Molecule: transfer RNA
Organism: Chloroflexota bacterium
RNA sequence: GCCAACAUAGCUCAGCUGGUAGAGCAGACGAUUCGUAAUCGUCCGGUCGUGGGUUCGAAUCCCACUGUUGGCUCCA
Numbered sequence: 001g002c003c004a005a006c007a008u009a010g011c012u013c014a015g016c017u018g019g020u021a022g023a024g025c026a027g028a029c030g031a032u033u034c035g036u037a038a039u040c041g042u043c044c045g046g047u048c049g050u051g052g053g054u055u056c057g058a059a060u061c062c063c064a065c066u067g068u069u070g071g072c073u074c075c076a
Stems, first nucleotide, its partner, number of pairs: 001072007010025004019056001027043005049065005
């Protein structure tokens, strides 16, 4: 330099052909216990990397950029 994949909650990730964003863990509260842990229940938590475009409608499709990861190649 070229190519590809990925970017969604504090963390790990789902979200199937565009139609109101979810799970587990973590956290808070409660139940249980003499108490703690474990277990169970409830709750909290997101402008879906950024900016545009298409569309009645975009996490999803298109473009650019940024970042991460992997692969390929090269002359001097």